[in-house]
The prediction has a mean pLDDT of 81. A computed fold for a 94-nucleotide RNA from Pseudodesulfovibrio sp., annotated as c-di-GMP-I-GGC riboswitch aptamer. Taxonomically the source falls in Pseudodesulfovibrio (Bacteria, Pseudomonadati, Desulfovibrionia, Desulfovibrionales). The model forms 90% of the base pairs in the Rfam consensus.
RNA sequence: GAAGACAAAGCCAAACCCGCCGCGAGGCGGGGACGGAAAGCCACGGGUCUCCCGCCCCGCAGCAGGACGCGCGGAGACGGCCGGGUUGCCGGAU
Numbered sequence: 001g002a003a004g005a006c007a008a009a010g011c012c013a014a015a016c017c018c019g020c021c022g023c024g025a026g027g028c029g030g031g032g033a034c035g036g037a038a039a040g041c042c043a044c045g046g047g048u049c050u051c052c053c054g055c056c057c058c059g060c061a062g063c064a065g066g067a068c069g070c071g072c073g074g075a076g077a078c079g080g081c082c083g084g085g086u087u088g089c090c091g092g093a094u
Base pairs, nucleotide, nucleotide: 004090011036012035016031017030018029019028020027021026034080040086041085042084044083045082046081047078048077049076050075051074052073053071054070055069057066058065
């Protein structure tokens, strides 16, 4: 330097349940552990998702109302989807 052991010491906490917040995706706190070697931090690129708007379409006398899809429209969510950036614990089995 690489790498992360059926090792040791610590760390985080999915689903689910309860409370609160949010239109929502979701977030926070408590309980709880499926997992994790960056499951620490940063929404920079991709991706997925939500709400709004527009287009298209259905519907109606006209409104109202509404499904799928699309948008190099807007505002957001997810870092435990992938990449990137950045910082870092332990240990010496290999």